[in-house]
RNA sequence: GCUCUGAUAGCUCAACGGGAGAGCGCCUGCCUUACAAGCAGGAGGUCGCAGGCUCAACACCUGCUCGGAGCA
Numbered sequence: 001g002c003u004c005u006g007a008u009a010g011c012u013c014a015a016c017g018g019g020a021g022a023g024c025g026c027c028u029g030c031c032u033u034a035c036a037a038g039c040a041g042g043a044g045g046u047c048g049c050a051g052g053c054u055c056a057a058c059a060c061c062u063g064c065u066c067g068g069a070g071c072a
Stems, first nucleotide, its partner, number of pairs: 001071007010024004018055001026042005048064005
């Protein structure tokens, strides 16, 4: 330098172009003498950045940044 791949909640990851979610973690309540477990509820996101296509983009296209793999 080229090719491929990933970037989404605190962590690990989902999401046929049409309302952003799960598990764990965190907070509150119930339960318990208390803790843990369990049950119920809740908070938490500029979807890496910037453009473009579209009525509509986490998703498609282009460029860039960072991580990983391969080729040279």
A computed fold for a 72-nucleotide RNA from Mogibacterium sp., annotated as transfer RNA.
Rfam family: tRNA. Rfam classes the family as a transfer RNA. From the family's description: Transfer RNA (tRNA) molecules are approximately 80 nucleotides in length.